[in-house]
RNA sequence: AGAGUUUGAUCCUGGCUCAGAACGAACGUUGGCGGCGUGUCUAACACAUGCAAGUCGAACGAGAAUCCCUGGCAACAGGGUAGUAAAGUGGCGAACGGGUGAGUAAUACAUGGGUAAUCUACCUAAUAGAGUUGAAUAGCAACGGGAAACUGUUGGUAAUACAACAUAAGCAAUCAUGUUUGGAAUCAACAAGAUUGGAAAGGGUAUAUGUUUCGGCAUAUAUUACGCUAUUAGAUGAGCCCGUGUCGUAUUAGCUAGUUGGUAGGGUAAGAGCCUACCAAGGCGAUGAUACGUAGCUGGUCUGAGAGGAUGAUCAGCCACACUGGGACUGAGACACGGCCCAGACUCCUACGGGAGGCAGCAGUGGAGAAUAUUGCGCAAUGGGGGAAACCCUGACGCAGCGACGUCGCGUGAGCGAAGAAGGUCUUCGGAUUGUAAAGCUCUGUCAUGCGGGAAGAGAGAGGACGGUACCGCAAGAGGAAGCACCGGCUAACUCCGUGCCAGCAGCCGCGGUAAUACGGAGGGUGUAAACGUUGUUCGGAAUUACUGGGCGUAAAGGGCGUGUAGGCGGGUUAAUAAGUUCACUGUGAAAUUCCAGAGCUUAACUCUGGGAGGUCGGUGAAAACUGUUAAUCUAGAGUAUUUCAGAGGGUCGUAGAGUUCCGCAAGUAGCAGUGGAAUGCGUAGAUAUGCGGAGGAAUACCGGAGGCGAAGGCGGCGACCUGGGAGAUUACUGACGCUGAGGCGCGAAAGCGUGGGGAGCAAACAGGAUUAGAUACCCUGGUAGUCCACGCUGUAAACGAUGGAUACUAGACGUUGGGGAAAUAAAUUUCUUCAGUGUUGUAGCUAACGCGCUAAGUAUCCCGCCUGGGGAAUACGGUCGCAAGAUUAAAACUCAAAGGAAUUGACGGGGGCCCGCACAAGCGGUGGAGCAUGUUGUUUAAUUCGAAGCAACGCGAAGAACCUUACCUGGACUUGACAUCCGGACUGAUCCUUUUAGAGAUAAGAGGAGCCCUUCGGGGGGUCCGUGACAGGUGCUGCAUGGCUGUCGUCAGCUCGUGUCGUGAGAUGUUGGGUUAAGUCCCGCAACGAGCGCAACCCUUGUCUUUAGUUACCAAUAUUAAGUUAGGGACUCUAGAGAGACUGCUGGUGAUAAACCGGAGGAAGGUGGGGAUGACGUCAAGUCCUCAUGGCCUUUAUGUCCAGGGCUACAAACGUGCUACAAUGGUAGAGACAAAGCGGCGCAAAACAGUGAUGUCAAGCAAAUCGCAAAAACACUAUCACAGUUCGGAUUGGAGUCUGCAACUCGACUCCAUGAAGUUGGAAUCGCUAGUAAUCGUGGAUCAGCGUGCCACGGUGAAUACGUUCCCGGGCCUUGUACGCACCGCCCGUCACACCACGAAAGUUGUGUCAAUCAGAAGUCGUUGAGCCAACCCGCAAGGGAGGCAGGCGCCCAAGGUCGAUAUAGCAAUUGGGGUGAAGUCGUAACAAGGUA
Repeated sequence: AGAGUUUGAUCCUGGCUCAGAACGAACGUUGGCGGCGUGUCUAACACAUGCAAGUCGAACGAGAAUCCCUGGCAACAGGGUAGUAAAGUGGCGAACGGGUGAGUAAUACAUGGGUAAUCUACCUAAUAGAGUUGAAUAGCAACGGGAAACUGUUGGUAAUACAACAUAAGCAAUCAUGUUUGGAAUCAACAAGAUUGGAAAGGGUAUAUGUUUCGGCAUAUAUUACGCUAUUAGAUGAGCCCGUGUCGUAUUAGCUAGUUGGUAGGGUAAGAGCCUACCAAGGCGAUGAUACGUAGCUGGUCUGAGAGGAUGAUCAGCCACACUGGGACUGAGACACGGCCCAGACUCCUACGGGAGGCAGCAGUGGAGAAUAUUGCGCAAUGGGGGAAACCCUGACGCAGCGACGUCGCGUGAGCGAAGAAGGUCUUCGGAUUGUAAAGCUCUGUCAUGCGGGAAGAGAGAGGACGGUACCGCAAGAGGAAGCACCGGCUAACUCCGUGCCAGCAGCCGCGGUAAUACGGAGGGUGUAAACGUUGUUCGGAAUUACUGGGCGUAAAGGGCGUGUAGGCGGGUUAAUAAGUUCACUGUGAAAUUCCAGAGCUUAACUCUGGGAGGUCGGUGAAAACUGUUAAUCUAGAGUAUUUCAGAGGGUCGUAGAGUUCCGCAAGUAGCAGUGGAAUGCGUAGAUAUGCGGAGGAAUACCGGAGGCGAAGGCGGCGACCUGGGAGAUUACUGACGCUGAGGCGCGAAAGCGUGGGGAGCAAACAGGAUUAGAUACCCUGGUAGUCCACGCUGUAAACGAUGGAUACUAGACGUUGGGGAAAUAAAUUUCUUCAGUGUUGUAGCUAACGCGCUAAGUAUCCCGCCUGGGGAAUACGGUCGCAAGAUUAAAACUCAAAGGAAUUGACGGGGGCCCGCACAAGCGGUGGAGCAUGUUGUUUAAUUCGAAGCAACGCGAAGAACCUUACCUGGACUUGACAUCCGGACUGAUCCUUUUAGAGAUAAGAGGAGCCCUUCGGGGGGUCCGUGACAGGUGCUGCAUGGCUGUCGUCAGCUCGUGUCGUGAGAUGUUGGGUUAAGUCCCGCAACGAGCGCAACCCUUGUCUUUAGUUACCAAUAUUAAGUUAGGGACUCUAGAGAGACUGCUGGUGAUAAACCGGAGGAAGGUGGGGAUGACGUCAAGUCCUCAUGGCCUUUAUGUCCAGGGCUACAAACGUGCUACAAUGGUAGAGACAAAGCGGCGCAAAACAGUGAUGUCAAGCAAAUCGCAAAAACACUAUCACAGUUCGGAUUGGAGUCUGCAACUCGACUCCAUGAAGUUGGAAUCGCUAGUAAUCGUGGAUCAGCGUGCCACGGUGAAUACGUUCCCGGGCCUUGUACGCACCGCCCGUCACACCACGAAAGUUGUGUCAAUCAGAAGUCGUUGAGCCAACCCGCAAGGGAGGCAGGCGCCCAAGGUCGAUAUAGCAAUUGGGGUGAAGUCGUAACAAGGUA
């Protein structure tokens, strides 16, 4: 620090996801040791049991038992235990310490201040004092009540308990005088006064005296590290007040009657509506009051570069709470966790009358939960309470226990060790890897274990829970100690097997459908390590809320437009001030933490010491540039006046002509209208067309223009009136008066709504006619709201420049509108210039690109609005507005990993342009109808083997299925095999040939005969059989694992590269453009210049000529024969070698002076002369595993091999390709002529003879330019047939044969005789062909024993037509649009049906919270009463009275509770609504191309 993911690829926008760190964690697998930390985050749920707050005899009175000793026979008594235990009065403490986070959004907390508005026990310091008296009461005793808790009466008793009086100030209160200082102040201080008021407690120790029942008691004096009283000061702690900061929601906008203030009184330690009475009507709020939701706050913690964000366990500060609610008492302090009273819920005890309780203290239990520990030891340390102290108490605390919960440290061994062992895994079978790893050898001893020693922690003495712990020594022995996750990319790490869209994985992208580095296992590897993964949460990455640090033309995003309030921002100069700002000093910012340095535990973690850092804080001082404020001034912004100008700016009234429609009249006759074509419609009751007249409403042709005006919406004949704004020019004036603008207010197209008019044309709805599969549409004929006017509402639009407003600055060029100025000209006019608009192009710059570009989307400033992934959704609910329609504001659940912008390359278009092709057209002949042949489908079958499937499968693989072939079926056999290699054994008399028997044959059992090569004589080679297993074998599967080969687009003209250039990039350019060509063929131009694969040419063949050579070919001349038969010839034909020839070369024209085209000459041939071979990059997962090769899988007495027979030849039906025909351009018969190219020894076979014939017999010749196949046929000639199912046609069937072959039954071809079917030119549709072509005629060959109408080849005869490119099909180039990229056989929308999910509405129903009204009123404070009751003081001899209280009563306030209502929120709900998701469903085809109606 980034990465993955939208696309065919690219750039951008934008979300999702990952890598990091952290945790009071949990879960899974695993687990050696120790240190330091840490541990109910959930039910503030309920709690058994024990402990957690007592202490003081030096405040006080009283005071056991037990046991021991002594005496006594014993009962008992005395002494000690012991002034002890236990209890009580009294004092101090219990308000600390410990727990929890429910409540609380401010009565809290943080920070800084104030208290002149206050208190403070214990502690410290200082001053002064402590005198005289009194009355009770608990304990206790007696007698009672009660189950218990507890309690009553009587009696007597002490105090540092209680009370009275005295005394007293510098204390308190009141009054009055003076002084000065301070202060904001009703005040404070100082000086000297007056009046009034209010205190106390003793104890210990020592000594002395008195007294005694000898225990003590009393008194006095001294003393006191103990106490008491008053006052002052300090310290500590606390109360109250103030500034600032402190979560979310505006779908919470108004809240408030003690409310805000005042006066008086009360109250408190103290200010205050804190409380009461009266008076006033205030107070708070868009700088967010009130309400609702959530939450203890902070130091800090986690993260982050920081700014921030999240968080508030442990430790520390503050607050709040203590079963729930209320209340006070005591006290220095509480409205009190282990106190009290009351109410409530719950639990327990009960004798049913009544009582008891509060773990959110430490342990522990139940429960809840994913989840969190021992009913431990000790007060030794630190700290706290009490005490004079010893000491006691202390679940605070110190320790130990449990848990890998976290963190830190250590170990599980070290060195040597290659035969690179065995085993495992992989393998190309060679090896590689595990791997120096192990084994083995040599060592060490950390931890753990055993034995022994043994601390510090304790500062004079004693005292150690931890602890026989840390630590030290010795001993033994590598022994006891390694797992977890991952290995497709991100992301370090790869192979095999299994599985086969199954099982499964997955953080995102995505893996899995038979070769999975992605599932599961294994081997290996990577990472980490006593842990490792997963899950959850937080921050980060995320500049993805942007202060630092984002955006808004098209990606999400500018408000429809103006006006203007608050607010924000604001021109020049001068002066003052010091709020902001800057600097200095100072106070505070607790400690801990973080950072730095050092120190202590062996190290580290941890701990300690010191330093530093930290605020939007407080105070003081200084500065005065900038901002603010105040004052003064200026004119450049803004405005006013004067003057000129343009304009569809707005409103009202009037008016004009043209056109449409309607009405009347005239005239006139059969159609009009409408469409792609029609029909509905109108018209003989007289339309349309025509003329004249009239009515009525709406809109204003031409001018008219990227022209003008307006803020926008918008505005268009002409005239009048009223009226807004703008621009120019000149001078004068005001003097910052400005800009923007949340809310507010106003305007605001069309449609729509209300009321009343109006209604010509047009025209939703609607009707009819068409179209169509349908057509609730597009088209046509009609037609109502509406469109128009007036008034009122609505308030939205792609209200768009998809671009908010203002100001300033930043190149030009060319138009245009309205003004001003200048120059030239006689003038029209032209040119230059300057303001204000409005356009085109374009520099810099900006932008993802497209593009923008002084009218910015550039450079800057100010203000407003808006955005934060797609869908759900501009929706629901709530609020506001509206008559309604609806508008506005505006979510969530759920779901996806994309959605999107711009540009690129393809493909496609019922887009465009150009061009080509037997593509159409023009022609000729066919197919489709018939019969047959052949192939296919289907069906059948034991099997009808398999493959090929639009063109590009179907006379295809198959150039030839009777057996064989053969792969299929039935049956019979074989199992190392029919075939190959290796090993062992036997044999070389092996083996081979002939043959017999059984059998369908394979096969089995015999018989007879023949009988290997080399040799150094050891043997070797070759061969056969038997055995054994390695293996053979497979036309078994996968052509979607493959090679090779092939088809197809297409013999179409294309497909690319290097360098350069352009672009952020994909890419572009080149290859486009203008011409031309069969051609990316060539020329020209050009940021391109070149090159490659294709095209063309080179190759074969054919057409002409020359030359060479003449045998088997040829024969002109000579001779010769029946005959080129022979001699001869080398001329010709022909053969086959080598050459020539054609190149737009020449010429006229056209063209751009080019390429080229058109015409011509010459030539056998002319513009590629004809034909062939030749097939670019690629496409179709095209075809072939059954030609061959081959990975993987499957099979191995069978899916292999052999054999016999059958099948591939079946036959309701359908299709393709052909043959033969339907006849006279013909059939039949006779006689006659002319080819080419091939083939022949397992062959071609002449001639002759036989047969009607197929053919047979015999046999010459020929390995062939020599012989043979071999007859060419159509054709021409002669004759006949006369239009018919025929002298056409030949299927089918019967009979008889021939040939091939081991064998023609299933199942061959041919021949003869007989038979003589359909068929009279073929529907829709469809195929081939452009010249030696179509058509037609025959010939040969391959395969082959035999067999073709097929295939391949050959020649003979030999046409017609092409105007042309509109249309169909296919193709090429350019361009355009695109939401397509599996690429239009694409993509994609909505209803309906089904399943699931979340949400809304809903009669209602069930909770919870809050509020108002009202009833009620416990405990308690306060007030009042107090006829009952009462020790202290007063009066009184006493009785009694007074003062002061108590019980009780009443009243105010008030908790729980009740009633009625309102409101908020949550749950459930029949039914209902839309939404989302889902594999193939249904119906259509709305959008994307002109998407077929943009």